[in-house]
RNA sequence: GCUGGGAUAGCUCAAUUGGCAGAGCAGCGGUAUCGUAAACCGCAGAUUCCGGGUUCGAUUCCCGGUCCCAGCU
Numbered sequence: 001g002c003u004g005g006g007a008u009a010g011c012u013c014a015a016u017u018g019g020c021a022g023a024g025c026a027g028c029g030g031u032a033u034c035g036u037a038a039a040c041c042g043c044a045g046a047u048u049c050c051g052g053g054u055u056c057g058a059u060u061c062c063c064g065g066u067c068c069c070a071g072c073u
Base pairs, nucleotide, nucleotide: 001072002071003070004069005068006067007066010025011024012023013022019056027043028042029041030040031039049065050064051063052062053061
């Protein structure tokens, strides 16, 4: 330099042809227990990497950029 994949909550990851952004763990509150943990119930937590474009509407499609991983040279 070329090709492919990836970037979404504190962490690990979903989101099938564009239509309200979700789960598990972690966090906070509660139930229960003599007490703690496990368990159960609930709450909160996201500018979907950045900048443009298309569209009534973009995590999703198009263009450019940054970073990470793999392969090729």

Model confidence (mean pLDDT): 81 of 100. The RNA shown here (transfer RNA) has 73 nucleotides and comes from Candidatus Roizmanbacteria bacterium CG_4_9_14_0_8_um_filter_34_12. The source organism's lineage runs through Bacteria, Bacteria candidate phyla and Candidatus Roizmaniibacteriota. It matches the Rfam family "tRNA". Rfam classes the family as a transfer RNA. Its family is annotated with triplet codon-amino acid adaptor activity in the Gene Ontology.